RNA sequence: AGAGUUUGAUCCUGGCUCAGAACGAACGCUAGCGGCAUGCCUAACACAUGCAAGUCGAACGAGAAACCCGUCUUCGGAUGGGGAGUAAAGUGGCGAAUGGGUGAGUAAGGCGUGGGUAAUCUACCCUCAAGGUCGGGAUAACAUUCCGAAAGGGGUGCUAAUACCGGAUACCAUUUCGAUGUGCUCGCAUAUUGAAAUAAAAGGUGGGGACCUCCGGGCCUGCCACUUGGGGAUGAGCCCGCGUACCAUUAGCUUGUUGGUGGGGUAAUGGCCUACCAAGGCGACGAUGGUUAGCUGGUCUGAGAGGAUGAUCAGCCACACUGGCACUGAGACACGGGCCAGACUCCUACGGGAGGCAGCAGUGAGGAAUUUUGCGCAAUGGGAGAAAUCCUGACGCAGCAAUGCCGCGUGAGUGAUGAAGGCCUUCGGGUCGUAAAGCUCUGUCAGGUGGGAAGAAACCCUUGGGAACGAUAAAUUUUCGAGGAUGACGGUACAACCGGAGGAAGCACCGGCUAACUCCGUGCCAGCAGCCGCGGUAAUACGGAGGGUGCAAGCGUUGUUCGGAAUUAUUGGGCGUAAAGAGCGUGUAGGCGGCCAAGUAAGUCAGGUGUGAAAGUCCUGAGCUCAACUCAGGAAGUGCACUUGAAACUGCUUGGCUUGAGUACGGGAGAGGGAAGUGGAAUUCCUGGUGUAGAGGUGAAAUUCGUAGACAUCAGGAGGAACACCGGUGGCGAAGGCGACUUCCUGGACCGAUACUGACGCUGAGACGCGAAAGCGUGGGGAGCAAACAGGAUUAGAUACCCUGGUAGUCCACGCCGUAAACGGUGGGCACUAGGUGUAGAGGGUAUUGAAUCCUUCUGUGCCGAAGCUAACGCAUUAAGUGCCCCGCCUGGGGAGUACGGUCGCAAGACUAAAACUCAAAGGAAUUGACGGGGGCCCGCACAAGCGGUGGAGCAUGUGGUUUAAUUCGACGCAACGCGAAGAACCUUACCUGGGCUUGACAUCCUCGGAAUUCUCUGGAAACAGAGAAGUGCCCGCAAGGGAGCCGGGAGACAGGUACUGCAUGGCUGUCGUCAGCUCGUGUCGUGUGAUGUUGGGUUAAGUCCCGCAACGAGCGCAACCCCUUUCUUUAGUUGCCAGUAUUCAGUUAGGCACUCUAAAGAGACUGCCUCGGUUAACGGGGAGGAAGGUGGGGAUGACGUCAAGUCCUCAUGGCCCUUAUGCCCAGGGCUACACACGUGCUACAAUGGACGGUACAAUGGGUUGCAACAUCGCGAGGUGAAGCUAAUCCCAAAAAGCCGUUCUCAGUUCGGAUCGAAGUCUGCAACUCGACUUCGUGAAGUCGGAAUCGCUAGUAAUCGUGGAUCAGCAUGCCACGGUGAAUACGUUCCCGGGCCUUGUACACACCGCCCGUCACACCACGAAAGUCGACUGUACCAGAAGCUGUCGGGCUAACCGCAUUUCGGUGAGGAGGCAGACAACUAAGGUAUGGUUGGUAAUUGGGGUGAAGUCGUAACAAGGUA
Repeated sequence: AGAGUUUGAUCCUGGCUCAGAACGAACGCUAGCGGCAUGCCUAACACAUGCAAGUCGAACGAGAAACCCGUCUUCGGAUGGGGAGUAAAGUGGCGAAUGGGUGAGUAAGGCGUGGGUAAUCUACCCUCAAGGUCGGGAUAACAUUCCGAAAGGGGUGCUAAUACCGGAUACCAUUUCGAUGUGCUCGCAUAUUGAAAUAAAAGGUGGGGACCUCCGGGCCUGCCACUUGGGGAUGAGCCCGCGUACCAUUAGCUUGUUGGUGGGGUAAUGGCCUACCAAGGCGACGAUGGUUAGCUGGUCUGAGAGGAUGAUCAGCCACACUGGCACUGAGACACGGGCCAGACUCCUACGGGAGGCAGCAGUGAGGAAUUUUGCGCAAUGGGAGAAAUCCUGACGCAGCAAUGCCGCGUGAGUGAUGAAGGCCUUCGGGUCGUAAAGCUCUGUCAGGUGGGAAGAAACCCUUGGGAACGAUAAAUUUUCGAGGAUGACGGUACAACCGGAGGAAGCACCGGCUAACUCCGUGCCAGCAGCCGCGGUAAUACGGAGGGUGCAAGCGUUGUUCGGAAUUAUUGGGCGUAAAGAGCGUGUAGGCGGCCAAGUAAGUCAGGUGUGAAAGUCCUGAGCUCAACUCAGGAAGUGCACUUGAAACUGCUUGGCUUGAGUACGGGAGAGGGAAGUGGAAUUCCUGGUGUAGAGGUGAAAUUCGUAGACAUCAGGAGGAACACCGGUGGCGAAGGCGACUUCCUGGACCGAUACUGACGCUGAGACGCGAAAGCGUGGGGAGCAAACAGGAUUAGAUACCCUGGUAGUCCACGCCGUAAACGGUGGGCACUAGGUGUAGAGGGUAUUGAAUCCUUCUGUGCCGAAGCUAACGCAUUAAGUGCCCCGCCUGGGGAGUACGGUCGCAAGACUAAAACUCAAAGGAAUUGACGGGGGCCCGCACAAGCGGUGGAGCAUGUGGUUUAAUUCGACGCAACGCGAAGAACCUUACCUGGGCUUGACAUCCUCGGAAUUCUCUGGAAACAGAGAAGUGCCCGCAAGGGAGCCGGGAGACAGGUACUGCAUGGCUGUCGUCAGCUCGUGUCGUGUGAUGUUGGGUUAAGUCCCGCAACGAGCGCAACCCCUUUCUUUAGUUGCCAGUAUUCAGUUAGGCACUCUAAAGAGACUGCCUCGGUUAACGGGGAGGAAGGUGGGGAUGACGUCAAGUCCUCAUGGCCCUUAUGCCCAGGGCUACACACGUGCUACAAUGGACGGUACAAUGGGUUGCAACAUCGCGAGGUGAAGCUAAUCCCAAAAAGCCGUUCUCAGUUCGGAUCGAAGUCUGCAACUCGACUUCGUGAAGUCGGAAUCGCUAGUAAUCGUGGAUCAGCAUGCCACGGUGAAUACGUUCCCGGGCCUUGUACACACCGCCCGUCACACCACGAAAGUCGACUGUACCAGAAGCUGUCGGGCUAACCGCAUUUCGGUGAGGAGGCAGACAACUAAGGUAUGGUUGGUAAUUGGGGUGAAGUCGUAACAAGGUA
C1' cells in the first nucleotide's frame, strides 16, 4: 500500500466482498510447563448457609458460670479464695455517611472543563488565644410482677456517669442598634470603638517532695478527653460560562408558570414555600414531547482528522426488594438503621410476627457463556482505644478456567545401501528424506532427593544517650542507637544433585483474491462457498489419501468494533447524460459584502501565569535470569481561565468617497400583461336556385349520407372557435407562456448624456405570490375537433392501430387544483480568461444627393472554435474554464416516491416520507461485432428474360416409419436421403439363431517335441474330432551339435474388441466461399477498449489499380507462376500420316516426313498500337492487326476464421468397459421385409415420333487369371474352334442421334413398356430366399402433371451414343469421352445469399436475441382490519398510611421559673418546656371516569418479493413493425 466482482472487451460511477488490528468473548479439534493479568456483558431475577462494623472497663453502674484450691458437713450440701472485676448484657462516647457492590434510573438537580461563593458549612487532625465555676432531678441494666405461641411489651421498685437539666462567668464569637478609617466586585469585607441577650465533662488516668485528709483524695504536675473563639488543612453544599446521543412522521410549551414585594424555610442563594401584585417566561441557534443511554480519565482502531466504546484500574454521580417519608448526626433522607404502603418468601398456637447478597463465597433460574460456601490479618490501608489489642470477605495470598499477554520446552551433531513402507509415475524414476534406524552428545521443563530465601521493620517490650514539660524530681512526650518478638503465601521462589532422549504437537488451509498440487472416489448426486463461483464421468474448488503452505500450545469458526471506505468527503466527494439544481419569482431571519481615514480590541496573533488528578500512551533509566509485568524521572496533554502586548485582516464606532446599487431627463424596439371594440378567410348548419345518382372513406372495404334529391355548384343567412401569408435557431416575459386589427390602462428591459443619493448590495431556510395541459365546482356557450361510448373493418383474437359517428371536454366568467421530459435535463450573483462569423435593438464615426457600404460601443440571441475542464460525449466570454458568496439537492438496485402519520384539497389527489424483505449488481459514456419489417453503394442463374426438368404414372435406388429372432452401424435444413457402399447370393458382415474354442484367428517372449508338407478313411451341416500312410529339405560345423523358418503340446505375461465417448483428441473432410476479405510491424491519435493504415473520390472479377490522406511498409488471401485446350515454328518420324512416283482389295508394299498426328522445346496477348472519354491517372468505350482481345475457355489451387458441423466403423489415439466373452471359428438366416411418407433418378405419355431397310462421321479409355478378330452352330443371350496382341501395331468396337428411303396417321395406338407365364444362356462350390441377360407370349399405369420447386448465360442448356473403375457375376448410380447444338438477359423495384460505408440498439449463447404484465401454485416479510390483550402516560374526581409542620383542649408530665404553704424533708395551684390525642394542609400505594402514545394478536383483505422447464398474449429494445 491494495485486491476480487457489472462488460465480448474498455473507461467511469457505484455498491457488495476480502486481506489488518482488537475483544471481559463463545463454540469445534487439540493440549507439556511457568510468570503476570482477567473472569455473569444475560434476569437491578429469586436466594438456603456462613462470614463482610465494631470498639472503648483509662466515661458509668451492675456483674456470673464451668473448673481448681481450702474449710465445714446430717454427705444432700453450705461457705471462703482463685477463675475475675473476666464472659455476656446495659447506660455513655466515637465509628457505623468510609471501605465494598451494581449501573436500574437519569439527555440533566448528571458528567467534563474553567470560574464564582462578598450566598455557605466542615466531626476527627494541626496551630493560636481564653477557659474549665455552682448546682439539680432522673433512667436503663438489675430485682419483682403481668400479658403473649413467638417477636416483644406493660406495671412497680433501686442506681451511676464524659447521659440529661438549671444558674454564674464571656476577651473573642452570634444577633440587634450605633460611630470612625481603609479597600473593592458598591453593599459588602476589614480594623478600632460603645450598649443588650446566649455556653462548659466540677471528667478519666499516671506520677509526686512539702502541707491537709473521711485515706478515696485535696494540692502540684504530665497526658488524654472537654468548652468558647480565630486561623489552617481536608471534605462538602450551592451558583455560572462552554461542551455533552437520536427523532421535526414531536412545533408550539408554560399558571408557581416569569418577575416583584412582605413573610417562612435552609449551613446557604433562590418560587425552595406562602400571601398579594404585574403578565410574563421558553422556542427553528430546536422549546415541548418521544426513544436510547450512567458520565469522564481512558480503551480499541486510524497516517491523522475522526469513528466505535466506557469490563478490569482511577475520579464523579445514582441506586440498595418496589414506592413514599422523615429521625439521629458535623455529614444520610442512610446497602448489612427506622416508620408506612405494596409484591414476594418464611414462622405461627391463626391472634400475630420475621426478611431483603446490585458485600465475599455459594445455590437455583436465565443463557452460547463467566471461578472456591479456601487461608490470613504476616504486609498495605481503615474503625475504636492512652496502649496492648480487637475488628476488617477492604486487602494480601492460594484454588479453578489456554480467557488473554509474555517466556520456555518437546532435543543437538553426525548419518545415503538415498533402507523398509506410503504416495505418484512418462515405468526410466521421483518424493516423504538426513527424515528414520545407527553412532556421538547435551540436560531446559516435568519427575525424585536433601537444602532453602527476600517480602519484617515499625507500633510494642528490654536497654543506653540527648531534648521538651515539670519542682533541679518522678511520670510523660520526642529523638538517636543496641537487642528481642512477629510470615497466610509456603518448605513457595531459587540453587545443587540423581537418572535418562527418556514424559511433552497440534490446528487450519492448498481455484483466484492468497503462501501452498497430485492421485483415487463421486457424477448438478453427495456436498462446498467470505466474494467471484465449483459439482451434469478425466473436479488442483465435494469426500479420502500422499505431498505442500501457514501459525504453533495453540489453531480455526462465529459474533462485535475500527480500518481499508475519499462509501457522509473539516482535512477529503459530488449534482448536463451515472444518484443529485426546488417549475418560477418577490422577500423575512440568517450568511456574505466596495474605496479612504481615525479609534477600539470582540475575533486573530505573540509572550507569561494558573489549571489540564493519579494511572495509562510516548521517551530515558531501573527491578524481577529475558519478556509480559512493575518502579522512578521526564515529555506530552493541540483544552479552559487570567494577564501583558501587537493592530495587518474580520467585527464594532465615527467621519468621508463614488466605481457597486438606485433616482431624475431624452429616445426608440417589442406576439410583455389586463379590458373594451372591430375585421376577413375557412369549416359546419339553415333557406332558396341549378342538377342527378351517386357521394364519402380505405391498403382494400364496409358501417355512414343520398331518389323524402345527397355529393357538386350559385346566392343569402346563422353561430362558434382560431387568426393563413408576413414568420425568421426573429422579438417580449421570472417561469408557465405570448401571434388578426384599433383604443384605453399598465409592468419590465435597452440606448444616450448630464445631475443627484452615498454601499442603500448579493443570496435567501421558513413565508407569500405566479404557475401548461388535464381535472373539479357554479353559471353560460358549443362551429370544428374529440377521451368515454356505438358501429364497420383488420385479425387466431383486436376491449387497439384504420374508417363512420359521437358525449364530456376544448371557449367565456368566477372559484379550486399546483402538477409536467415545468428541459438548456445546466440555481442565483460578481469578477477574470484567444478569436471568427451571423442576427435583433439603440448609439457613435467615415462615406454619400440619398439608400446601400465600411469601422466601432452597449444590450440580447445563434453557430464554429483556442487554452482549460470532462469518464467520455461534449462545454468553451450565454462555460460544464478560473475564483469568491449564498441557497437547494445526492449517497447501490428493487421494495417506493409506496405504507403509516401529518398538512392541504370538494374530490381526483398533492406535499412531506420510511421499514421489513430481497439482489450482487443496477447504471453512464464510448468500442468492436451481430442484428433491424433503418439508409446508401455493389455483386451472384438471386430475381427478371428464356430453355429443359422435378412434384402426377410405372420402375430403379436411398431414407423415414412399421415389421422382424435380426431387418448391423453411421449421416438429418442448405452442408443427411443413387451418401460411407468404385458394386450384401456364400464371403463381405459388423446383425440374428444354433453348434463349437479359451494364451486364443493374429504379435513377442519361455519350455518340450517334431522337418515342413502331402494323401486316405470315419462321424458331423460345417467348424472340428478321431485313425492311418508317405516324408525328411536350408545355413554353420570334421563330428557331436547349433541356428533360421515352419508345425504341434504346456505355463503365464499378454493378445483381441466394427464395444462406449467425434462433447477428451490427431489426421482428413464438408460449409459459408474462389466470397474479397483477414491481419501484422513501426509511427500517430485516444486515459482505455480501440482507431488510423483497410476510410474518402474514381475504377475493377478482385483490399485490382490510381489519386488523395498521419500514415509508411509488410504478411496470408486476389492475380500471376503450374496443367489441359485454341494458332504457329523448330526438332523427331514408328506402330502414325500419304502431296507426288510406282503398287495393292486395302498406306498393302517400295518410298517420303510436305501435311495430319504424336511429344518435347519454343513463339504468341502485353490494353502493346490508334482514337474518344476520364483528373495529364487508374481505367473504360470503339477500332486496327491477329488463330485468339481485354482474367481467351477449363482445371488444380480454398486466407483469418465459423458451425463443440462430420468421422473412435479408413487410420492413429487418451480415458473407460468386456476377458470360457462385448474375443475367435462354423452352418443357416438377415442387411433384399412392406399398409405408407419423402428425396434422387430411369422410362414414358408419342408424328421434331415409332418400326423396318440402307448409309456416314468420333473421342477418351481398357485388355495375358485378359481382350479376342475370323470361321462355325444357335432366332438370340451365347457355345465350339482359333489367328493376333504385354498394345499409336492386335482386340473390345457396332458409335448413336444424323442422312436416304418405306410404313404407321392421332388411337391408350405398330405409343408406352410395368407385371406375369413359359423356355433358355452365362458367371459362380451354390442363383429358393436373392443375380444379370436372351427368346416367345402377356401387355398395367400413363394422353405432359395441384400447391410448390430445381438446373442452366455458349460449344453452355437440351439431346445422342461411347469408355472406365469396382467386379467371378451383377448399374437407370458414379467418373470420364466425344457427336449434334440452341433461346434469353430490358434491367436491379422485389425474393434469397454475400461485400463495403453509415445509422439505431436495453442484443454479445449476439433477433432462433432480449424482455413485460395478468392469471395459476409454493414460500417469505409488510400494510389495512370488526375486535381483543398488555405497557407507559395525561386530566378530573374519590379516598388517604407513615411522616413533617401547624392548630385545638377540663388530657398527661421529675428537673427550670416565680407564687402560696411548710414540720424546711416537702406539698399545692400556675407558667415555660416535653409527651400523647384529635383536627387541618401536603402526600405514596389504591379506586372511578375519560383521553393520549406504544406494542402483541386476529377472521378476512391488499399490494410487494422470491421460486426449475406452468398459462395467455407480445408492451419495450431496430422506424421493435402505430417512434
Notes:
RNAcentral holds the sequence, with entries from SILVA. This is a predicted structure of a 1523-nucleotide RNA (small-subunit ribosomal RNA) from a metagenome. Its Rfam family is "Bacterial small subunit ribosomal RNA".